[in-house]
The RNA shown here (c-di-GMP-I-GGC riboswitch aptamer) has 91 nucleotides and comes from a Nitrosomonadales bacterium. The sequence was found by an Rfam model in a public genome assembly. NCBI's taxonomy places the organism under Bacteria, Pseudomonadati, Pseudomonadota, Betaproteobacteria, Nitrosomonadales. The coordinates come from a structure-prediction model, not an experiment, and the mean pLDDT is 87. It matches the Rfam family "c-di-GMP-I-GGC riboswitch aptamer". Rfam links the family to the GO term cyclic-di-GMP binding.

RNA sequence: GCUGUACAAGGCAAACCUAUCGAAAGGUAGGGACGCAAAGUUACCGGUCUAAGGGAUCCAUAUGGAGUCUAUGACAGCGGGAUUGCCAGCU
Numbered sequence: 001g002c003u004g005u006a007c008a009a010g011g012c013a014a015a016c017c018u019a020u021c022g023a024a025a026g027g028u029a030g031g032g033a034c035g036c037a038a039a040g041u042u043a044c045c046g047g048u049c050u051a052a053g054g055g056a057u058c059c060a061u062a063u064g065g066a067g068u069c070u071a072u073g074a075c076a077g078c079g080g081g082a083u084u085g086c087c088a089g090c091u
Base pairs, nucleotide, nucleotide: 001090002089003088004087011036012035016031017030018029019028020027021026034077040083041082042081044080045079046078047075048074049073053070054069055068057066058065059064
């Protein structure tokens, strides 16, 4: 540097449930295991989700309402990149 058939120490934890934070997406903690050799870290690129706030439009006499656009909010268990790393094998 490459690879993950088997070995050692082990690690993580989807759905779902409970509590809690959040407008939501989602996060955190506990339970729980569908899976994972980076399912460690990082929103840098693409993608996806949400829309509190904001924009334009429409409705209403008005405080207001409706759908719509929007990330500054998220997702690393969607793909790529960056970076760190256990064991074994090969070079």